RNAcentral holds the sequence, with entries from ENA. Predicted 3D model of a 339-nucleotide RNA (Bacterial RNase P class A) from a Chloroflexota bacterium. Its Rfam family is "Bacterial RNase P class A". It is annotated as a ribozyme. The coordinates come from a structure-prediction model, not an experiment, and the mean pLDDT is 80.
RNA sequence: UAGGCUGGCUGGGCUAUCGCGGUCGCAAGAUCGAGGAAAGUCCGCGCUCCACAGAGCACAAGGCCGGGUAACGCCCGGAACCAGGUAACUGGUUGGAAGAGGGCCACAGAGAUGAGAGUGCCGCCUUGGCGGCGAGGGUGAAACGGUAGGGUAAGAGCCUACCAGCGCGCUCGGCAACGGGCGCGGCUAGGUAUCCCCCCUUGGGAGCAAGGUCAAGCAGAGGCAAGCUACGGCUCGUAGCGUUUGAGCCUCGGGUAGACUGCUAGAGCGGCGCAGUAAUGUACCGCCCAGAGAGAUGAUGGCCUAAAACAGAACGCGGCUUACGGGCCGGCCUAGGCA
Numbered sequence: 001u002a003g004g005c006u007g008g009c010u011g012g013g014c015u016a017u018c019g020c021g022g023u024c025g026c027a028a029g030a031u032c033g034a035g036g037a038a039a040g041u042c043c044g045c046g047c048u049c050c051a052c053a054g055a056g057c058a059c060a061a062g063g064c065c066g067g068g069u070a071a072c073g074c075c076c077g078g079a080a081c082c083a084g085g086u087a088a089c090u091g092g093u094u095g096g097a098a099g100a101g102g103g104c105c106a107c108a109g110a111g112a113u114g115a116g117a118g119u120g121c122c123g124c125c126u127u128g129g130c131g132g133c134g135a136g137g138g139u140g141a142a143a144c145g146g147u148a149g150g151g152u153a154a155g156a157g158c159c160u161a162c163c164a165g166c167g168c169g170c171u172c173g174g175c176a177a178c179g180g181g182c183g184c185g186g187c188u189a190g191g192u193a194u195c196c197c198c199c200c201u202u203g204g205g206a207g208c209a210a211g212g213u214c215a216a217g218c219a220g221a222g223g224c225a226a227g228c229u230a231c232g233g234c235u236c237g238u239a240g241c242g243u244u245u246g247a248g249c250c251u252c253g254g255g256u257a258g259a260c261u262g263c264u265a266g267a268g269c270g271g272c273g274c275a276g277u278a279a280u281g282u283a284c285c286g287c288c289c290a291g292a293g294a295g296a297u298g299a300u301g302g303c304c305u306a307a308a309a310c311a312g313a314a315c316g317c318g319g320c321u322u323a324c325g326g327g328c329c330g331g332c333c334u335a336g337g338c339a
Base pairs, nucleotide, nucleotide: 001335002334003333004332005331006330007329008328009327010326012304013303014302015301016300017299018298020033021032022031023030024029035310039321040320042319043318044317045316046315047207048206049205050204059203060202061201062200063199064078065077066076067075068074079094080093081092082091083090084089095198096197101196102195103192104191105190119136120133121132122131123130124129125128145163146162147161148160149159150158164188165187166185167184168183169182170181171180172179173178211261212260213259214258220252221251222250223249224248227241228240229239230238231237268287269286270285271284273282274281275280
């Protein structure tokens, strides 16, 4: 310099005028006013109400190891295997198939699991049978280890050596998953557990329209009761409703409308240290950052080259997933050049 891999941040800024919502204020006015995803509502919690002796069964979810966290199916670090890439790196898989058991494995093929003889090899009688074999060929995604030697009628882990795998034992490293080394055992064991199943772990329900407080009217209960209401204030008058079938007034409990609350100071945000590979934790200092209830957060102009993406709170928080124009910063790999 070119190409590539990867981690993170940002999510218009300043200003003028007008407007909207919250809070404070008598007022003038002051001050605050969406997001990284506020989204999907897929996980995990807080909070609230309801349910709940104990144990078991059933059902559902999770499943390598260690760490983080309030918790998680999330995050960080690591292990083993598979696939892609020269590499940086990326994607996927993860309890048990060696044991408790059952099922299934298309097509092809003789045979799909402790099987089988179509071709083939060998022996005997002999031209077609009987017996032995599992090496070669062939089929298949997969055929019951590989090479060499011995052995045999022909063959075969049948036997031996080495190699590969598996299991067991010892040992070294690691907290662990696991890895390295040595030895032993002919043990050679196919795949599928996202088919059933077995093992371990976890799991009550509903949701802020949760829930709480106050409380008109109507109805109810108890008490007192002869008056009460309208005609603008008083008196009279008139009308209506009542006088034990009780008008009206008082009190009471539950509680509708309605109002208030829950409601935003929190697993909070910023800075700077410290511990840690990291996720994350934490000392100190500073900050207050929407809270409506038909639901505010907008419009226009100017400058910044252009101002444009996805999209908008409704109890709150941590994740995941999905959507997204542009811009910025860091780490690493490969190839070439120069010093």

Lineage of the source: Bacteria > Bacillati > Chloroflexota.